c-di-GMP-I riboswitch aptamer from a Solirubrobacterales bacterium, 81 nucleotides, folded computationally. It matches the Rfam family "c-di-GMP-I riboswitch aptamer". Rfam's curators write: GEMM was predicted in a large-scale screen for bacterial structured RNA regulatory elements. The sequence was found by an Rfam model in a public genome assembly. Model confidence (mean pLDDT): 82 of 100.

[in-house]
RNA sequence: CUGGUGAAAGGGCAAACCCGUCGUGAGGCGGGGGCGCAAAGCAACGGGGCUCCAGAGGACGGAGCCGGCCGAGCCGCCACC
Numbered sequence: 001c002u003g004g005u006g007a008a009a010g011g012g013c014a015a016a017c018c019c020g021u022c023g024u025g026a027g028g029c030g031g032g033g034g035c036g037c038a039a040a041g042c043a044a045c046g047g048g049g050c051u052c053c054a055g056a057g058g059a060c061g062g063a064g065c066c067g068g069c070c071g072a073g074c075c076g077c078c079a080c081c
Stems, first nucleotide, its partner, number of pairs: 003081004012037002017032006035068001041074002045071003048066006
């Protein structure tokens, strides 16, 4: 340096829920809180789910949100082989 395996240590992130705030909304941000996670780090490329245009008879379409739904991509600490 590369690959595989893993979480022992040092640590890291942080679900649901609550409070505040932004948003039509999905949801985002901050604080609390821990269900969990070896990438639960980054990032909307492909699926998938959700929201809005929009309760219109329906379909098509458009614009968004979700990476802790899945796949792929990039980066990364430690230990052993």